[in-house]
Molecule: SAM riboswitch aptamer (S box leader)
Organism: Actinomycetota bacterium
C1' cells in the first nucleotide's frame, strides 16, 4: 500500500475538555445544563479473534469439539440488546 478474523441477554466508571441535544430508523419509553451524546486519559469488564495446554477423536499430521490458561488484538463500561416493529426472499423508499 493491499488483503483480512473478532461478542446478544452477564459483567464492568472516575477525571479532562467542551456546550445541546441524544439513545441508527419508526411508534414508544428514557438520559440531558445537577451537563447528556461525541471526544481525550486512566482504571475497570468480558473472554469473541489469535496463541499455549489438555481430552475427544484418529493409523500419523493436520483440521474439527470440549475443558483450562493467557490478555496481544478486538469489544464493551444508562436501561432486560432500553422495548416493540416474527422468519425468509423481491423490489422501492428513509436513515447510518
Nucleotide at each position: 500500500c493491499g488483503c483480512u478474523c473478532a461478542u446478544g441477554u452477564a459483567g464492568a466508571g472516575c477525571g479532562g475538555a467542551g456546550g445541546a441535544g441524544g439513545g441508527a430508523c419508526a411508534g414508544g419509553c428514557c438520559c440531558u445544563a445537577g451537563g447528556a451524546u461525541c471526544c481525550c486519559g486512566c482504571c475497570g469488564c468480558a473472554a469473541c479473534c489469535a496463541c499455549c495446554g489438555a481430552u475427544u477423536g484418529a493409523a500419523c499430521c493436520a483440521g474439527g469439539a470440549u475443558c483450562g490458561g493467557c490478555a496481544g488484538g478486538u469489544g464493551c463500561g444508562a436501561a432486560g440488546c432500553c422495548c416493540u416493529g416474527a422468519c425468509g426472499g423481491a423490489u422501492g423508499a428513509g436513515c447510518c